[in-house]
The RNA shown here (Bacterial RNase P class A) has 357 nucleotides and comes from a Dehalococcoidales bacterium.
The model forms 96% of the base pairs in the Rfam consensus.
The source organism's lineage runs through Bacteria, Bacillati, Chloroflexota, Dehalococcoidia and Dehalococcoidales.
Rfam family: Bacterial RNase P class A. Gene Ontology terms of the family: ribonuclease P activity, dimeric ribonuclease P complex and tRNA processing.
Its mean pLDDT, the model's own confidence on a scale to 100, is 77.

Parts: sequence; structure tokens; C1' cells
RNA sequence: CAAGUAAACCGGGUGACCGCUCCAUCCCUGUGAUGGGGAGGAAAGUCCGAGCUCCGCCGGGCAGGAUGCUGGGUAACACCCAGGAGGGGUGACCCUACGGAAAGUGCCACAGAAACUACACCGCCCGGUUUACCGCGGUAAGGGUGAAAUGGUGAGGUAAGAGCUCACCAGCGGUCGGGUGACCGGCCGGCUGGGCAAACCCCAUCCGGAGCAAGACCAAAUAAGGGGGCAAAGGGACGCCCGGCCCGUCCCCCGGGUUGGUCGCUUGACCCUUCUGGCAACAGGAGGGCUAGAUAGAUGGUCACCGCCCUUCCUUCGGGAAGGGUACAGAACUCGGCUUAUAGGUUUACUUGACCC
Repeated sequence: CAAGUAAACCGGGUGACCGCUCCAUCCCUGUGAUGGGGAGGAAAGUCCGAGCUCCGCCGGGCAGGAUGCUGGGUAACACCCAGGAGGGGUGACCCUACGGAAAGUGCCACAGAAACUACACCGCCCGGUUUACCGCGGUAAGGGUGAAAUGGUGAGGUAAGAGCUCACCAGCGGUCGGGUGACCGGCCGGCUGGGCAAACCCCAUCCGGAGCAAGACCAAAUAAGGGGGCAAAGGGACGCCCGGCCCGUCCCCCGGGUUGGUCGCUUGACCCUUCUGGCAACAGGAGGGCUAGAUAGAUGGUCACCGCCCUUCCUUCGGGAAGGGUACAGAACUCGGCUUAUAGGUUUACUUGACCC
């Protein structure tokens, strides 16, 4: 200098004028005055998890759903951190739907001899035989088919071959050691048909339902509203069963009125700085801060200058001038994540290559 990997931040600023909204204070009570505040890193998707609210009722079982290597973090999680195994990359690093195929069922099309009791198509060898065949002879090294076919490579051996024997490797079994664990390593051994569970299934762990349009209160209005069920053997509570609980302010159906207002509504598993512990995620201590709360839905409009980017021209190489552009995108109870979109800019650490010293 170039190309990469991982992570973090900014993504407009200043001034003037006008406008909207929330809070506090004051009083002359007026949409008055003064002061302070007013969209995000994703506010998006609604994919997970919760806080909160209401219903349920407790226990047991079934059904249903979710997760799936190990350990830790967290309020919790399908998230995060650190490891293990497998795979990709020269590397920094990245990816994984990562429990079980010896509980059972099922699938592996076509091709191929054959895809789970593999019994050989071509070929090789042996015998008969003599040019073409035969063998309830041997073989699975070579060829063919396929995603995958009697563990792989090499040597010896053999009639030809084969773990038949040996060396190395993979797998499996036994044993010893290390580690909290997933797993890893050493030694020994017989010599060994597969894949799919993102197929049904089995195993382990977890799970009540609905959701701020939840819910609480006030005001107002209407049609003394109408009909049906029930003697507990009925009805009710997300599905089923059992036990239990509740039932006249009960349950079901039809019809009418009100679609007004206040709260919920922003002090939080919150943010910033620092110290301690921890590889880290994170936890604890100390100090500091208060940062939208709308309701047809405020958080803006105009002007000027600047910042950043691109193009063109000029240049005394310091830079100057002109033109164009300035991303994705808007809170609606809140928070922890994940996923997706994003013009451009800045920073940190690491890897590889070239050159110079």
C1' cells in the first nucleotide's frame, strides 16, 4: 500500500421567523405569561420470551405443542457467552434442524445381478470340450449401474481371488488415564454391509387461557326487555376422563340502548461513569441522570449558512469554483432478543500478499 475477517459508533449541524404538543409555576382565568421537554438503530416484521391485566380451581391422567451436543448467563427464551464434534477457508474466522436407526413401522424412484435373511450381469480361474457351449464348480480383486453396493490404501499370498496374512487408517468392542461435562488420548482385539427421524416414532426437559381493542372507574341512555335449562342423573369453567369446587348477582338464545369521558400511560428486570469478581456473557458496590405520552392521532414549515458524498473545470498542488445529491424510514402499555431494510462516513483489533528499512 492492497485485499479480507470480527466488532463498535455517527447517519446531519447552526441561526432566524412562524406553528403544534406535554409538564411545572404564576395569576390578570386567557387556548395568557415564564421555564423545561418532544420519534429509532431498526420505532419495521409480529417470529420467540416475559412484565402487567382479567378469567381459571386444585390434584391426577390423556391429548396437543415447543426445545434437542456440554457447561454457564438471564426475569425468561428458540436468545447470549465459553467449550466439544463434524464441515468450509492459506488464514483471521464462519456454518450446523448437533439426543436415539440394537423398541417398532416405513422409504431409498430410475438404473443395476442385487438397495436387509445381498447367494452375481460382464469378467477372472478350474474341469469337460475343441472354437462354440456345459457345470445346483470357485471368486467378489477388475469393469458396469447408481447418491450409496461384501471397510479404504499398499504389500505378500493364491489356480484365480478375498482381512486369507501383515503395515497404516476409519469403524466397532474391551480396558486405563484426563476433563464438572460434551468428549479426548494410550494400549489390546476379533476383522467389519448402509443411508434417511427437516419420515412416523422413541427418549429427556418444559408448557393453563386470553390479551392494553387487557382491564378499572364515572357519566348518560334504553324496552317493569322476551324466551329456555336445572332437583343435580343438570349447567359452568381452552379439548377428553376421574376426583373435587361453584351455581339465582347461575348458564344459554333472541332483541334494545350507549359507541362519551378519566385512568391504565411511562421511575423502568432503566440509562451513564467508575471499582471489584469472572476468559466471557454477566453479577455486585459507589456516584450521577429523568430523557415523548399523542387519541383521526403532536414532535413541524420557510429561509440562509455549514457538514458529508458524487461529477466537471481550474490549480501557485495548499486548494478553489460550479452543478447535483444527502439512506432505511415515524412511537401508540413496556422491556430482553431474533430477522429484514439502509446513500454515505469514522474507529479498534486481527489475517494474508507485495514493497522498503